This is a predicted structure of a 75-nucleotide RNA (transfer RNA) from a Candidatus Heimdallarchaeota archaeon. It matches the Rfam family "tRNA". Rfam links the family to the GO term triplet codon-amino acid adaptor activity. The sequence was found in a public genome assembly. The prediction has a mean pLDDT of 81.

[in-house]
RNA sequence: AGUCCCAUAGUCUAGCGGCAAUGAUACCGGACUUUGAAUCCGGCGACAGGAGUUCGAGUCUCCUUGGGACUACCA
Repeated sequence: AGUCCCAUAGUCUAGCGGCAAUGAUACCGGACUUUGAAUCCGGCGACAGGAGUUCGAGUCUCCUUGGGACUACCA
């Protein structure tokens, strides 16, 4: 330098172009308990950034950023 892959809450994760974006964990509140743990109920919180295509984009295309793999160059 080139090619390819990845990026979704604090962490992990699902998501045939059409849902109010899924679940777990963590966190917060409550129930239970002498207390704690466990269990149960409820709640908060995210699509890396920017363009484009489309009636409609987390999803498709391009660019950027960050991470990873491979190849080439140099020695």